[in-house]
Molecule: Bacterial RNase P class A
Organism: Anaerolineales bacterium
RNA sequence: CAGGCCGGCUGAGUGGUCGCGGUUCUGCUUGCCAGAGCCGAGGAAAGUCCGCACUCCACAGAGCACUUUGCCGGGUAACUCCCGGGGCGGGGCAACCUGCCGCAUAGGGCCGCAGAAACAUACCGCCGGAUUCCGGUAAGGGUGAAAAGGUGGUGUAAGAGACCACCGGCGCCCUCAGCAAUGAGGGCGGCCAGGCAACCUCCAAAGGGAGCAAGGCCAAGCAGGGACCAGAGGCUGCUCGCCUCACUUCCCCAGCAAUGGGGAUGUAAUCCCGGGUAGGCUGCAAGAGCUGCAAGGAGACCUGCAGCCCAGAUAGAUGGCCACUCAGGCGGUUCAUACCGCUGGACAGAAUGCGGCUUACAGGCUGGUCUGUGGG
Numbered sequence: 001c002a003g004g005c006c007g008g009c010u011g012a013g014u015g016g017u018c019g020c021g022g023u024u025c026u027g028c029u030u031g032c033c034a035g036a037g038c039c040g041a042g043g044a045a046a047g048u049c050c051g052c053a054c055u056c057c058a059c060a061g062a063g064c065a066c067u068u069u070g071c072c073g074g075g076u077a078a079c080u081c082c083c084g085g086g087g088c089g090g091g092g093c094a095a096c097c098u099g100c101c102g103c104a105u106a107g108g109g110c111c112g113c114a115g116a117a118a119c120a121u122a123c124c125g126c127c128g129g130a131u132u133c134c135g136g137u138a139a140g141g142g143u144g145a146a147a148a149g150g151u152g153g154u155g156u157a158a159g160a161g162a163c164c165a166c167c168g169g170c171g172c173c174c175u176c177a178g179c180a181a182u183g184a185g186g187g188c189g190g191c192c193a194g195g196c197a198a199c200c201u202c203c204a205a206a207g208g209g210a211g212c213a214a215g216g217c218c219a220a221g222c223a224g225g226g227a228c229c230a231g232a233g234g235c236u237g238c239u240c241g242c243c244u245c246a247c248u249u250c251c252c253c254a255g256c257a258a259u260g261g262g263g264a265u266g267u268a269a270u271c272c273c274g275g276g277u278a279g280g281c282u283g284c285a286a287g288a289g290c291u292g293c294a295a296g297g298a299g300a301c302c303u304g305c306a307g308c309c310c311a312g313a314u315a316g317a318u319g320g321c322c323a324c325u326c327a328g329g330c331g332g333u334u335c336a337u338a339c340c341g342c343u344g345g346a347c348a349g350a351a352u353g354c355g356g357c358u359u360a361c362a363g364g365c366u367g368g369u370c371u372g373u374g375g376g
Base pairs, nucleotide, nucleotide: 001372002371003370004369005368006367007366008365009364010363012325013324014323015322016321017320018319020040021039022038023037024036025035026034027033028031042347046358047357049356050355051354052353053352054211055210056209057208061240062239063238064237066207067206068205069204070203071085072084073083074082075081086101087100088099089098090097091096102202107200108199109196110195111194123141124140125137126136127135128134129133149167150166151165152164153163154162168192169191170189171188172187173186174185175184176183177182215282216281217280218279224273225272226271227270231245232244233243234242249264250263251262252261253260254259289308290307291306292305293304294303296301326345328343329342330341331340332339
């Protein structure tokens, strides 16, 4: 210098003028008032995929069902998130990017087509007997994602872990390192027929539900009709348990009575049809908060000190106009710079809040790192 990889910050600025929302103060004619001060969209506010705070379901539970997660160790209020590791992979020369992770020996199910055969076989081939056939074989070929592990030998009619040596995988045991996942080494064993559990299932751990249109307070407004007739309701889908509300009157039969059976009548709760009213206040922003520094930690992060207060709307506010400057682009001029004209600044708007994840993002400034070339 060129080309890459991984980040950080910013993402128009200044002035004037008119106009918005909140809040504090002052004034007065107390109002949808006037004036002044201060504050006023994001890193993603998006997606609504997770986790929680908070609120309600009167109190306190158990079991089943159902759902979620799944290598190890840490972080965190918590998490399917983050950090650091382990194992099996993929892409790239590299920096780096990226996929997966309990069990296949509890059981079930699936592996299409092709192929002779996909829990196991004989199409071609080889060998033997024989000759339109029978028997042996799984080394070679073919099909396929996958076809009884590889090399060499013994052996055989021909072969084959059938046997042997070494290697690979697997199982068991031991030693060492590590908190661990695991790794390295040694010994024994021919055990050598797989894959899929984002298939069912099994194992372990965890889990009530609903959600700010949650909830609380005030205001407004309330015609009725029917079923049912002693049970009804309550934190989950069910069951149990527990709790709350309610259980009128009369007649007949049996009976000493308690009580039991039957009938009539009547209401609560519950259910169905249907009418009316629905405005305001609050929740509502001081937080698992932000910034800076120090120390600890590989890191996520934790601890301490100091400082700061940074929207709370409710058809939903932060905008309009003017001028100048600037980044980028195009054109003209110029040796070049300067200069002139035109254009113009990404993704995108809070609505209870926070921690993440995912997706979108023009331009500018900047840190680290890899490769190549050249120079010192």